RNAcentral holds the sequence, with entries from ENA. Transfer RNA from a Minisyncoccota bacterium, 73 nucleotides, folded computationally. It matches the Rfam family "tRNA". NCBI's taxonomy places the organism under Bacteria, Bacillati, Minisyncoccota.
[in-house]
């Protein structure tokens, strides 16, 4: 230098051929329970890498970036 793959809560992962309130587990936090803690139960907060484009509608498709991984040279 060329090619391929990946990027979604603090972490690990879902999101079916574009239409659902973007979900789950762990973690955080409030409460219930308990003499107290742990466990258990019920809540709450928290995310689409960035900028454009297509579309009635984009996590999803297209273009260009950024970051990470891999292959060739």
């Nucleotide at each position: 230098g060329c090619c391929c793959c990946c990027a979604u809560a603090g972490c690990u992962c879902a999101a079916g051929a574009g239409g659902a309130u973007a979900g789950a587990g762990c973690g955080g936090u409030g409460g219930c329970c308990u003499c107290c803690u742990a466990a258990g139960c019920c809540g709450c907060a928290g995310a689409u890498c960035c900028a454009g484009g297509u579309u009635c509608g984009a996590c999803u498709c297209c273009u260009g970036g950024u970051g990470g991984g891999g292959g060739c040279a």